Predicted 3D model of a 586-nucleotide part of an RNA (large-subunit ribosomal RNA, domain I) from a marine metagenome.
[in-house]
Context: one part of a larger RNA
RNA sequence: GGCUUACGGGGGAUGCCUUGGCGCUAAGAGCCGAAGAAGGGCGCGGCAAGUCUGCGAUAUUCCCGGAGGAGCGGUCUAGCACGCUGAGUCCGGGGUGCCCGAAUGGGGAAACCUGGUGAAGGUCUUAAGCCUUCAUCAUCUCUAAGGGUGGCCUUAGAGAAGGGAACUGGGGGAACUGAAACAUCUAAGUACCCUGAGGAAGAGGAAGCAACAGCGAUGCCCUGAGUAGCGGCGAGCGGAAGGGGCAGUGCCUAAACCUAGAAGACCUAACGGCCUGGGGGCCUAUGUCUUUUAGGGGUUGUGGGGAUUCCUAUUUAUUGAUCCCAGUCAAUAAACAAUUAUUAUAUGAGGUUAGCCGAAGGUCCCUGGAAGGGGCCGCCAUAGACGGUGAUAGCCCGGUAGGCGAAAACUGAAUAUAAGUUGAGGAAUUUCCCAAGUACCGCGGGACACGAGGAAUCCCGUGGGAAUCUGGGGGGACCACCCUCCAAGGCGACAUACUCUUAGCGACCGAUAGUGAACCAGUACCGUGAGGGAAAGGUGAAAAAUACCCCGAAAGGGGGGUGAAAAGAUCUGAAACCGUGAGCCU
Numbered sequence: 001g002g003c004u005u006a007c008g009g010g011g012g013a014u015g016c017c018u019u020g021g022c023g024c025u026a027a028g029a030g031c032c033g034a035a036g037a038a039g040g041g042c043g044c045g046g047c048a049a050g051u052c053u054g055c056g057a058u059a060u061u062c063c064c065g066g067a068g069g070a071g072c073g074g075u076c077u078a079g080c081a082c083g084c085u086g087a088g089u090c091c092g093g094g095g096u097g098c099c100c101g102a103a104u105g106g107g108g109a110a111a112c113c114u115g116g117u118g119a120a121g122g123u124c125u126u127a128a129g130c131c132u133u134c135a136u137c138a139u140c141u142c143u144a145a146g147g148g149u150g151g152c153c154u155u156a157g158a159g160a161a162g163g164g165a166a167c168u169g170g171g172g173g174a175a176c177u178g179a180a181a182c183a184u185c186u187a188a189g190u191a192c193c194c195u196g197a198g199g200a201a202g203a204g205g206a207a208g209c210a211a212c213a214g215c216g217a218u219g220c221c222c223u224g225a226g227u228a229g230c231g232g233c234g235a236g237c238g239g240a241a242g243g244g245g246c247a248g249u250g251c252c253u254a255a256a257c258c259u260a261g262a263a264g265a266c267c268u269a270a271c272g273g274c275c276u277g278g279g280g281g282c283c284u285a286u287g288u289c290u291u292u293u294a295g296g297g298g299u300u301g302u303g304g305g306g307a308u309u310c311c312u313a314u315u316u317a318u319u320g321a322u323c324c325c326a327g328u329c330a331a332u333a334a335a336c337a338a339u340u341a342u343u344a345u346a347u348g349a350g351g352u353u354a355g356c357c358g359a360a361g362g363u364c365c366c367u368g369g370a371a372g373g374g375g376c377c378g379c380c381a382u383a384g385a386c387g388g389u390g391a392u393a394g395c396c397c398g399g400u401a402g403g404c405g406a407a408a409a410c411u412g413a414a415u416a417u418a419a420g421u422u423g424a425g426g427a428a429u430u431u432c433c434c435a436a437g438u439a440c441c442g443c444g445g446g447a448c449a450c451g452a453g454g455a456a457u458c459c460c461g462u463g464g465g466a467a468u469c470u471g472g473g474g475g476g477a478c479c480a481c482c483c484u485c486c487a488a489g490g491c492g493a494c495a496u497a498c499u500c501u502u503a504g505c506g507a508c509c510g511a512u513a514g515u516g517a518a519c520c521a522g523u524a525c526c527g528u529g530a531g532g533g534a535a536a537g538g539u540g541a542a543a544a545a546u547a548c549c550c551c552g553a554a555a556g557g558g559g560g561g562u563g564a565a566a567a568g569a570u571c572u573g574a575a576a577c578c579g580u581g582a583g584c585c586u
Base pairs, nucleotide, nucleotide: 001585002584003583004582005581006580007579008578009577015571016538017537020509021508022506023505024504025503026502027501028500029499030498031163032162039100040099041098042056043055044054046080047079050076052074062094063093064092065091066090067089071084072083073082105114106113107112115137116136117135118134119133120132121131122130123129139160140159141158142157143156144155145154146153147152167198168196169195170194171193172192178185182232208215209214219246220245221244222243223242229237230236250491251490252489253435257296258295259294260293261292262291263290264289265288266287272283273282274281275327276326277325278324279323280322301469303434304433305432306430307429308428309427310426311425314335315334316333317332318331319330320329321328336423337422338421339420342419343418344417345416346415347414350411351410352409353408355404356403357402361377362376364375365374366373378395379394380384386398387397388396440464441463442462443461444460445459446458447457450476471486472485473484474483475482525532526531545570548559549558550557551556
């Protein structure tokens, strides 16, 4: 020096554990904010310096109502002192709520500085001044009123702003990558940016599908189907109808026409008008036309509606339509009937936010530190879910099955009342209407699974530019036939997405895993900044955390004690690596 072995050091693997994560299911809930949010700063404790939690100068809390029933004054964190007690704790409601922050009187390097106006108070004999308190003063938009007139000003009222993890509509919009290179293509309308909204958003009552049979708004799921197709026909992209389910709800305008108002134009008491007929009378607007406002009307595709005429149809009353006669019509009101998917009010089942009751084993024997284990003899069960207790407990504890419960707040099925709405329909004729710079076409783009292709369909830009039912769109160029549907206006719940709460589950993880974060983590730390971003769990059943003695300056050690065991600041404690003793070899 090497090898082997024993015992140590060192190290923190492994095993076991779980306070924390991950995913899913069911039910419920879903916006906050100028009445000052989200998020922060600074404070608040008897001894309280710091961190977390809670709270706000009424500061670890105050008041009211309820539940509950013996301790309590939160944690790291023990102790002392002093208190509280139908307290503490839990639930509902209210109060207070400094400063910053949209931050809003002005400023500003956030949590600070500094004003105006009004009111009250203090100092003071009074005034001035100073101090304190309260209120108020930003900007923009809309509406109304007033004033001014070049686009403003004032007053009043209402609203906005800012935030929000994910979900969601819209406007913009990559590249890496893949194609084994790369340019069309892909990645991908993804990431990201901007913007709008809500508890959901969006879509939505056929100018739709289909195929000669039919369906009947939209959304979502399964299927159709990796099919039909698209594609440097490469890489790849990738439907729809139909079928089966979830959920269900349909409506309102524009126009024609009527009435009334306003403005403008025109017109010879007439070939016009005053509801119709006859007779009288009147009208330069009470006529005609245009524009416009309001009300009625009307809303469809077996086309619908209007106008005119006719048929039939709830009731009654009143009023009006120049006067008289005869009719007719309209409006209003009431009753009746219908309708609830509109509104309001009332009642309000049930639910949510605290809780409560809740069965049944042993003082037996054995092992052990400890019984819940083994033995013996029992019991309950609408409860043998789960968790805890000194090892493995239906019967020890919390619970579980089952049942009960709310002063207050929220939610809410349903019911009632009132309001609202509706009260018709049919036939014939008809020169009326049925959403215009729209549809459509050319050109240039985009979206459609569809890359310009035979390219329909939808959207945008640009230039042209229709028709009104004998009309128009679609059925994947286009034409005919046939079928189907009515664009160019609008609204809208449910089923769906996401998150949170509660309950539960897992051939999910078990501390290099699972969230970045099981532990005071978006922390420490790094960076000017945007931003990046850790490590770090485990004594024991219980602190019973080693009194006392000895060595030592201490650390530490030796006795001794606790404990089942030193497990002693810690479970277990592998390997590398470092030693000591012994054996063998050199």